[in-house]
RNA sequence: GUUUCUGUAGCUCAGCUGGAUAGAGCAUCCGCCUCCUAAGCGGAAGGUCGGGGGUUCGAAUCCCCCUAGGAACG
Numbered sequence: 001g002u003u004u005c006u007g008u009a010g011c012u013c014a015g016c017u018g019g020a021u022a023g024a025g026c027a028u029c030c031g032c033c034u035c036c037u038a039a040g041c042g043g044a045a046g047g048u049c050g051g052g053g054g055u056u057c058g059a060a061u062c063c064c065c066c067u068a069g070g071a072a073c074g
Stems, first nucleotide, its partner, number of pairs: 001073007010026004019057001028044005050066005
């Protein structure tokens, strides 16, 4: 340099056949339980869906550019 994959909550990821309020597990916080802690149970908070632009009534999802990381080839 070329091709290709990935980037979504603090962490690991799902969702990518466009459809309305974006989800799960762990972690955090609160409560229940317990003599206390852990475990268990219930709840809450937490998101510019890497950035910008375009298409569309509607974009995490489709198209283009940029950016960060991985892989293959040269």
Transfer RNA from a Lachnospiraceae bacterium, 74 nucleotides, folded computationally. Taxonomically the source falls in Lachnospiraceae (Bacteria, Bacillati, Bacillota, Lachnospirales). Its Rfam family is "tRNA". About the family: Transfer RNA (tRNA) molecules are approximately 80 nucleotides in length. Its mean pLDDT, the model's own confidence on a scale to 100, is 80.